The RNA shown here (Bacterial RNase P class A) has 343 nucleotides and comes from a Chloroflexota bacterium.
It is recorded under the gene name rnpB.
Its Rfam family is "Bacterial RNase P class A". Rfam links the family to the GO terms ribonuclease P activity, dimeric ribonuclease P complex and tRNA processing.
The RNAcentral record of the sequence draws on ENA.
RNA sequence: CGAGACGGCCGGACGGUCGCGCGUCGGCGGGCGACCGUCGGCGUGAGGAAAGUCCGAGCUCCACAGCGCGGGGUAGCGGGUAACGCCCGUCCGCCGCGAGGCGAGGACCAGCGCCACAGAGACGAGCCCGUCCGCCGCGAGGCGGCGGGGUGAAACGCGGCAAGCUCUACCCGGAGCAAGGCCAAGUAGGAGGGCAAGCCCCGGUUCGCCGGGGCGACGGCGCGCUGCCGGGCCCUCGGGUCGGCCGCAUGAGCUGUCGGGCAACCGGCGGCCCCAGAUGGAUGACCGUCGCCACGGGCGCAGGCCCGGGGCACAGAACUCGGCUUACAGGCCGUCUCGCCGG
Repeated sequence: CGAGACGGCCGGACGGUCGCGCGUCGGCGGGCGACCGUCGGCGUGAGGAAAGUCCGAGCUCCACAGCGCGGGGUAGCGGGUAACGCCCGUCCGCCGCGAGGCGAGGACCAGCGCCACAGAGACGAGCCCGUCCGCCGCGAGGCGGCGGGGUGAAACGCGGCAAGCUCUACCCGGAGCAAGGCCAAGUAGGAGGGCAAGCCCCGGUUCGCCGGGGCGACGGCGCGCUGCCGGGCCCUCGGGUCGGCCGCAUGAGCUGUCGGGCAACCGGCGGCCCCAGAUGGAUGACCGUCGCCACGGGCGCAGGCCCGGGGCACAGAACUCGGCUUACAGGCCGUCUCGCCGG
């Protein structure tokens, strides 16, 4: 210098104008209320994958005696983790000159099933080609045996295949934030209680009253009594509906440093301005300057400089985490391998 391998990181910057969500403070307004709306100030507002929703969890509700059957999943060995099908280390196999990469790597002396092509023969047995030995035959040759060749992944050997059933070991309840919880009108229904004025009785009395008890209220007959039936008004309680709020942003959190460990990872100490929270769903639009990328033109011996218009990806939270997978313009850093050249 060229070609690669692995790991890590960034993924436009600054400014201006207008606009949007959320939080907070203040003003105004709405609602019986729970609470909500609006205006202004201040603060704050997407990702490395927010994606696919594929695995594992947290959280919530429901279900749940024990054992067995059935079903699903995982699979060398060891470690990490809240857990995992994830990650790390390592053995073996395969690929690569190499750095490295990939692996659907438990068990076919439990049973069943299958074994393409080639080959004489694929688990039933059987003899394709020579050599050698023995026997038989006048001979061509035949029979038996040792060992070899050829085909194939595998050739008679307890063959190969469990990306066939199966067996072994271990793991596994269901549904999901529209989970679920709290507050809470009107009407209807439910439960409990009360319903005047007035009159009477008992006790006390400072003669004003006080305390306790009883009767008495609506309709069904114009009135009274008794009985029966039915209803009204008020208050309280509890469940639900309309409606409102929470869940919903402090977390297996981020970060610095030290220690342990090959590593994944774990532990100690310190710091943290809390870091989006919508529900017709905000996080945007335009302009300017700079940066990067090719293109066209001009200048220069050249490194390069100037001008012009153009482009700057994949994609966008929706209960929250840990992973995996997939998409991605352009760029940066580190370690290592192979080849060539020079010292």